[in-house]
């Protein structure tokens, strides 16, 4: 120094003026109440709330805050159990995890800079690292357009053969033509794919017909928790592909959603219609039975109800405040310890926004960065060269001016793991293979 990859951080600093938000703490002001002490009444004296103002210390957006794809935390709601449908998810192995459809890590296809070889048409080996929706085609069904002859219990278009039957010509006998019946699918062609490649026998020709070596498939044996890899050893030369087609296999899975939810205040019309099921029995009565309703079906247990259940249309009022709402599966550019890792486990430190039309902004200096002119001749490049150097360039690299610019991508709204998507421009690390020097 060539090539082919992965990952990480920043994406403005300091300084002054003014200006928001929003914890906690003093303090002033209004409102409305609670408790004590007296106690007729006024009234002292505590302790809070809720709303304004002043001062103060602290603290104030993202790596994505985004898409709203996934898991969950946390609220309600279904009455519990069990089986079984229905609907939905995931799809190699194992391992983290609260969980996951996410991460790590190994398994296998595919690919992949490069090498080996060539009859130059290919063939064959492959590193980091990318990448796979990686379980099943022999349970069933269902597609494979056009092209072609033919697309699955599929074929004969072009062609090859002339051994056997037939036809003709010769002839003493060999022997020669045709290619009708019949033999083939090896070569050619069609197509994305035509029923394993290659090579030698064999054959009338041929063809896994036969053999060798790749391929395919079988069971035992070794290695590995596993997926799956290996060396001998048989097999018959063997029935395509496509489930991101319906299906079938394994496993997993209540629903809704902070607009969820809970509190206070406040207001209206405890409004009006239709409809279906059903109102049984014993008992003076309490009460029990049957029945029904809680569930997408069955058992079986609790609950109600036993005269109620239940489904549908029209109209009214409420849009105000509190809370939920930020200490968390938290963070640490901190240590140790296990493990290839992901990520646990122990010690130490930290507290890092809570708005409710939604808050972090503006001006001004100086640095840094971009982008654009122009300079230097230092470095670097040409041209000459008396070997002193002299002349030009300005592509890069320094140095120094002038000028512009704030211009990546983008705003918390319960909160957290992730996945995806987007991102000007700088830095900075690592891992493969090759080449030169030391």
């Nucleotide at each position: 120094c060539c090539a082919g990859g992965g990952g990480g951080c920043c994406g403005g600093g300091c300084a002054g003026c003014c200006g928001c938000g929003u914890u906690c703490c003093u303090u002033c002001g209004a409102c409305a109440g609670g408790c004590u002490c007296a106690g007729g009444a006024u009234g002292a004296g505590c302790g809070g709330g809720u709303c304004g103002g002043a001062g103060g210390u602290g603290c104030g957006a993202g790596g994505a805050a985004a898409g709203u794809c996934c898991g969950g935390g946390c609220u309600c709601c279904a009455c519990g159990a069990a089986a079984c449908a229905a609907g939905g998810g995931u799809g190699g192995c194992g391992g983290g995890u609260a969980a996951c459809g996410c991460c790590c890590g190994c398994c296998g296809g595919g690919u992949g800079a490069g090498g080996c070889u060539u009859u130059c048409g290919g063939g064959c080996c492959g590193a980091a690292g990318c990448u796979c929706a990686g379980g099943g085609a022999a349970a069933g069904u269902g597609c494979c357009a056009c092209a072609g002859a033919g697309a699955g219990u599929a074929u004969a278009c072009c062609g090859c053969c002339g051994a056997u039957g037939g036809c003709c010509c010769c002839u003493a006998a060999a022997g020669g033509g045709c290619a009708c019946a019949g033999g083939c699918a090896a070569g050619g062609g069609u197509g994305a794919a035509a029923g394993g490649g290659u090579g030698c026998g064999g054959c009338a020709a041929g063809a896994g017909c036969g053999c060798a070596c790749c391929g395919g498939g079988g069971g035992a044996c070794u290695g590995g928790u596993g997926a799956c890899a290996g060396g001998a050893c048989c097999c018959g030369c063997a029935u395509g592909g496509c489930a991101a087609a319906c299906c079938c296999c394994a496993c997993c899975c209540g629903g809704a959603g902070c607009a969820a939810g809970a509190c206070c205040a406040a207001a209206u019309a405890g409004g009006g219609g239709u409809c279906u099921c059903g109102c049984g029995c014993u008992g003076a009565a309490a009460a029990g039975c049957a029945g029904g309703a809680g569930u997408g079906u069955u058992u079986c247990g609790c609950u109600c109800c036993g005269a109620g259940a239940g489904a549908c249309c029209c109209g009214g009022g409420u849009u105000g405040g509190u809370u939920g709402c930020u200490a968390g599966a938290g963070c640490g550019c901190a240590g140790g310890g296990a493990g290839c890792a992901a990520u646990c486990c122990c010690u130490c430190g930290c507290c890092c926004a809570g708005a409710u039309g939604a808050a972090u902004g503006g001006c001004u200096g100086c640095c840094g960065c971009c982008g654009c002119c122009g300079a230097u001749a230092g470095g670097u490049c040409c041209u000459u060269u008396u070997c002193g150097a002299a002349g030009g360039a300005u592509a890069c690299c320094g140095u120094g001016g002038g000028u512009g610019g704030a211009c990546a991508c983008a705003g918390a709204a319960c909160c957290c793991g992730g996945c995806u998507u987007a991102c000007a421009g700088g830095c900075c690390c690592c891992c493969u293979g090759g080449c030169a020097c030391c």

About this RNA:
Predicted 3D model of a 438-nucleotide RNA (Bacterial RNase P class A) from Alteraurantiacibacter aquimixticola. Its Rfam family is "Bacterial RNase P class A". From the family's description: Ribonuclease P (RNase P) is a ubiquitous endoribonuclease, found in archaea, bacteria and eukarya as well as chloroplasts and mitochondria. The family's RNA type in Rfam is ribozyme. Model confidence (mean pLDDT): 75 of 100.